[in-house]
Context: one part of a larger RNA
RNA sequence: ACGGCAGUUAGACGGAAAGACCCCAUAAACCUUAACUAUAAUUUUAGAAUGUUUUUACAUAUAGCUUGUGUAGUAAUAAGUGGUAGUCGAUAGCAUGUCUUAACGUUAGUUAAUUACAGAGACAAAAAUGAAAGACCACUCUAGUUAUUUUGUAAAACUAAAUUAAAUUUUUAAUGAUAAUCUAAGAUGGUUAGUUUGACUGGGGCGGUAGUCUCCAAAAAAGUAACGGAGACCUACAAAGGUAGGCUCAAAUUUAGAUAAUAAAUUUUCGAACGCAAUGGUAUAUGCCUGCUUGACUGUGAGACAUACAAGUCGAACAGAGACGAAAGUCGGUCAUAGUGAUCCUAUGAUUUUGAAUGGAAAAGUCAUAGCUUAAGGAAUAAAAGGUACUUUGGGGAUAACAGGCUGAUAAUUCUCGAGAGCUCUCAUCAACAGAAUUGUUUGGCACCUCGAUGUCGACUCUUCAUAUCCUGGGGCUGAAAAAGGUCCCAAUGGUUUGGCUGUUCGCCAAUUAAAAUGGAACGUGAGUUGGGUUUAGAACGUUGUAAAACAGUUUGGUCCCUAUCUGCUGUCGU
Numbered sequence: 001a002c003g004g005c006a007g008u009u010a011g012a013c014g015g016a017a018a019g020a021c022c023c024c025a026u027a028a029a030c031c032u033u034a035a036c037u038a039u040a041a042u043u044u045u046a047g048a049a050u051g052u053u054u055u056u057a058c059a060u061a062u063a064g065c066u067u068g069u070g071u072a073g074u075a076a077u078a079a080g081u082g083g084u085a086g087u088c089g090a091u092a093g094c095a096u097g098u099c100u101u102a103a104c105g106u107u108a109g110u111u112a113a114u115u116a117c118a119g120a121g122a123c124a125a126a127a128a129u130g131a132a133a134g135a136c137c138a139c140u141c142u143a144g145u146u147a148u149u150u151u152g153u154a155a156a157a158c159u160a161a162a163u164u165a166a167a168u169u170u171u172u173a174a175u176g177a178u179a180a181u182c183u184a185a186g187a188u189g190g191u192u193a194g195u196u197u198g199a200c201u202g203g204g205g206c207g208g209u210a211g212u213c214u215c216c217a218a219a220a221a222a223g224u225a226a227c228g229g230a231g232a233c234c235u236a237c238a239a240a241g242g243u244a245g246g247c248u249c250a251a252a253u254u255u256a257g258a259u260a261a262u263a264a265a266u267u268u269u270c271g272a273a274c275g276c277a278a279u280g281g282u283a284u285a286u287g288c289c290u291g292c293u294u295g296a297c298u299g300u301g302a303g304a305c306a307u308a309c310a311a312g313u314c315g316a317a318c319a320g321a322g323a324c325g326a327a328a329g330u331c332g333g334u335c336a337u338a339g340u341g342a343u344c345c346u347a348u349g350a351u352u353u354u355g356a357a358u359g360g361a362a363a364a365g366u367c368a369u370a371g372c373u374u375a376a377g378g379a380a381u382a383a384a385a386g387g388u389a390c391u392u393u394g395g396g397g398a399u400a401a402c403a404g405g406c407u408g409a410u411a412a413u414u415c416u417c418g419a420g421a422g423c424u425c426u427c428a429u430c431a432a433c434a435g436a437a438u439u440g441u442u443u444g445g446c447a448c449c450u451c452g453a454u455g456u457c458g459a460c461u462c463u464u465c466a467u468a469u470c471c472u473g474g475g476g477c478u479g480a481a482a483a484a485g486g487u488c489c490c491a492a493u494g495g496u497u498u499g500g501c502u503g504u505u506c507g508c509c510a511a512u513u514a515a516a517a518u519g520g521a522a523c524g525u526g527a528g529u530u531g532g533g534u535u536u537a538g539a540a541c542g543u544u545g546u547a548a549a550a551c552a553g554u555u556u557g558g559u560c561c562c563u564a565u566c567u568g569c570u571g572u573c574g575u
Base pairs, nucleotide, nucleotide: 001575002574003573004572005571006570007569008568010567011566012565014562015561022396023395024394025393027392028391029388030387031386032385035195036194037193038192041188042187043186044185045184046183047182048181051158052157053156054155056154057153058152059151061148062147063146064145065144066143068141079140080139081138082137083136086123087122088121094119096118097117098116100113101112102111103110104109162175163174164173165172166171199209200208207227211233212232213231214230215229216228234377235275236334237333241293242292243291244290245289246288247287249271251267252266253265254264255263256262273282274281276339278337279336280335297320298319299318300317303314304313305312309378322331323330324329345371346370347369348368349367350366351365353364354363403450404448405446406445407444409443411439412438413437414436415435416434420430421429457532458530459529460528462524463521464520465519466518467517470495471494473490474489475488476487477486478485497511498510499509500508501507538556539555540554541553542551543550544549
């Protein structure tokens, strides 16, 4: 060196199981409820099933009888409308008046009745007043009263429907038009069911954001991203629009004045103002003032900008009818850039369109207008929240937790400078404010291999390496007398404890030691052990939540598989 045998498990990101953690899916399933929409059941009302009778009260209907006051109007209480020019009475069946009584009453009076007295006219019309004209007739209204009966409600009674019980053949008893049942419309309704519960995101959640306008970033055409840096909008104005004419602002200084308002002078080209953010623009004005007005018009639109689409923007010119101006001309809102919402559906107005045999109508179309924090703002529906550690499926290293990698802010270590402390003296020793490096041991950032699996803290066992050395060794300086120290340099051969508490690493304590060093090796080591902790399913406490449930809160309990093929290593044998 090769080969055999026996071992051992460090590696083959070993085997096993399309990761259970995490994220994603317009995936699933159960569970909850103050999610949405339904729903069993319960319940209310009405009708059916469902019949008889009585009484009173109320309502209703019919008939009779009453009732009716604004102001003006000779006196008067004009219900309304219509008709019409007469009506009633005359010796008693008595008009009218007076007395009395009753009812109503707005206290003015109206209506009715008997007796007594008087006893032949009274009323209307006309005139006047008024919105309306009275007698008489008809119909009706308001408020009330009497009678009748129609209907209904309420109450009471009944028995023949129906129900219950006993007997089994007729029936008997109780309940009773209630109830059971059906129909319709409401209420309640996690009882049950179907679903929803969004996106972006230096993992996800929590927070924040989403449409539009202005500036920077933006790299001198245009355009250009981020959970980059600053702000604004979801309107306002009948003048803050149009036109014609006129005017010039702001600030500073000086003088007068009261340290004022205000006035004057000088300087100043724009620093003012233009409803509001910012940017650009405008003093020939787009700014300020005044007159007259409605172009904040109808029908169109060559051509451009911009652009995936859909949207968006500018616009000469033509026709009509106008405003202002002497005219030329200007005017289709506002100095410009924000002030917004598709389609469907519904509504209102208009309409020389269609109109299911015909004529109409309904309905539809077309034009104009209105109704959306559809703001998650290109708007999935008219209509929608949560839990899962009981969980499931499909995927992802497109994306987190462990480890590795990159980085090195943070951390650790070193150095430079040396204010200062050290009686004096920067540097025996300590060292501020600053600066420069190294390491890859902390906390992080990134998300590059791995989610068809790279097992996670600590302990045990066993090994190796670094040196920034804890001990032992050698040396320099010392604020080194000696001893004991301090600090620095060289040095990694060897060594570097046992117990108590805690799952602990760490830490505290006890007793030793020459010393009880710091770190790396997937925070070395689970195909070597353990399984106390973390991190499934059971249960409980506290807290949170309406609840299902949840908690880097606590407590108790809780399956650790692999017979070694290769490489490595150990032992042994052969050649």
Source information: This is a predicted structure of a 575-nucleotide part of an RNA (large-subunit ribosomal RNA, domain V) from Guillardia theta. Rfam family: Bacterial large subunit ribosomal RNA. The gene name in the source record is rnl. The source organism's lineage runs through Eukaryota, Cryptophyceae, Pyrenomonadales, Geminigeraceae and Guillardia. The coordinates come from a structure-prediction model, not an experiment, and the mean pLDDT is 82.